[in-house]
RNA sequence: GAAGUCAGCCAGACAGUCGCCGCUUACCGUUCAUCGCGAAUGCAAGGGGAGGAAAGUCCGGGCUCCACAGAGCGGGAUGACGGUUAACGGCCGUCCGCCGCGAGGCGAGGAAUAGGGCCACAGAGACGAGCGUAUUAAGUUACGGUGAAACGCGGCAACCUCCAUCCGGAGCAAGACCAAAUAGGCAGGCGAUGAUGCGGCUCGCGGAGCCUGCGGGUAGGUUGCUUGAAUGUACAGGCAACUGUGCAUCUAGAGGAAUGACUGUCCACGACAGAACCCGGCUUACCGGCUGGCUUCACCA
Numbered sequence: 001g002a003a004g005u006c007a008g009c010c011a012g013a014c015a016g017u018c019g020c021c022g023c024u025u026a027c028c029g030u031u032c033a034u035c036g037c038g039a040a041u042g043c044a045a046g047g048g049g050a051g052g053a054a055a056g057u058c059c060g061g062g063c064u065c066c067a068c069a070g071a072g073c074g075g076g077a078u079g080a081c082g083g084u085u086a087a088c089g090g091c092c093g094u095c096c097g098c099c100g101c102g103a104g105g106c107g108a109g110g111a112a113u114a115g116g117g118c119c120a121c122a123g124a125g126a127c128g129a130g131c132g133u134a135u136u137a138a139g140u141u142a143c144g145g146u147g148a149a150a151c152g153c154g155g156c157a158a159c160c161u162c163c164a165u166c167c168g169g170a171g172c173a174a175g176a177c178c179a180a181a182u183a184g185g186c187a188g189g190c191g192a193u194g195a196u197g198c199g200g201c202u203c204g205c206g207g208a209g210c211c212u213g214c215g216g217g218u219a220g221g222u223u224g225c226u227u228g229a230a231u232g233u234a235c236a237g238g239c240a241a242c243u244g245u246g247c248a249u250c251u252a253g254a255g256g257a258a259u260g261a262c263u264g265u266c267c268a269c270g271a272c273a274g275a276a277c278c279c280g281g282c283u284u285a286c287c288g289g290c291u292g293g294c295u296u297c298a299c300c301a
Stems, first nucleotide, its partner, number of pairs: 001297010012266007020049002023046003028042005051272001055283002058281005063171004075167005080094005095109001096107004110162002115160002117156003127152001131144004175223004185214006197205002230249008267270001
C1' cells in the first nucleotide's frame, strides 16, 4: 500500500423567521363551577419534541383483566456442556462437526437395539431377502462391477415418533374512574271522584298517564401514559455475556393523531425510514462516513 475480517460510533451542519404537540412559571382578561378548592380558554416568557432500525410483530418479560383443588389427554416450542438474565428459542465461554491460506464464519449439536416410514441417479437388486458366479453332504462357504449406503446390528428424526425441559387465555380497542340526553328496568307516591299538559292564576279544553328516587348501560370526559430490569460516567468483580457501588441527568406522550415550512451560508449534496402501554432480543431495509483490533499478500529499509 492493497484485499479482507471483527467490533463500535455518526446519520447533513449552523443561523434567522413563521407555525404545530406537551410541560413549567408569571400576570391580566373571559367562561364554567357545588361560587371553597378549582377547571377550560386567550396572551407572554422559558424549556422539551422520533430511530438505529421507531419496521416485521418472530421470540421473551413487565403491566392489566379473566380462568385456575389435583392429575391426565391433546397441542406448541426447545434440545452438546457450562454460564448470564426478570425471562428467552437471545447472548457469552468451551468442546465437536463443516467452510476459509488466515483473521474468522456457520451448525434444531438428544435417541436409529421401542415402533412406523423413506433412501433420488446409477445399479440385476435399496433394506426384504433374494440374485449371479464359484464351491459344499447341505442356502454350506467365499466373492460380486454400481452407489452415500450391497449381502450387515447401513443411512435419514428440519419425516412420524420416543425421551427430557418449558408453556393457562386475551391483550392499552387491556383495565379503572366520573357520567348526560333519549329509551327501557326497579321502588314509592298521585291519577277516570279526571292527574300531567294547554307560558303565572281562575274558568274552560283534553283524556291516561304523571312525579320523585335508585341502579345499570350508551355518548362524552378523565386516567392507564411514560422515572424506567432508564441513560451517561468512574471504580470494582468476571476470559466474556453480565453484575455491584458511587456521582450526575430527566430524554416525545399525541388521540384523526404534533415533530413542519421558508430564507441564507457551507460541505463529502444527505440512504432506509417515522413513536402510539413499556422493556430485552432476533430478523429485515439502508446513500455514505469515521475509529479501533486482527489476518493475508506485495514492496521498501
A computed fold for a 301-nucleotide RNA from Nitrosomonas sp., annotated as Bacterial RNase P class A.
Its mean pLDDT, the model's own confidence on a scale to 100, is 78.
NCBI's taxonomy places the organism under Bacteria, Pseudomonadota, Betaproteobacteria, Nitrosomonadales, Nitrosomonas.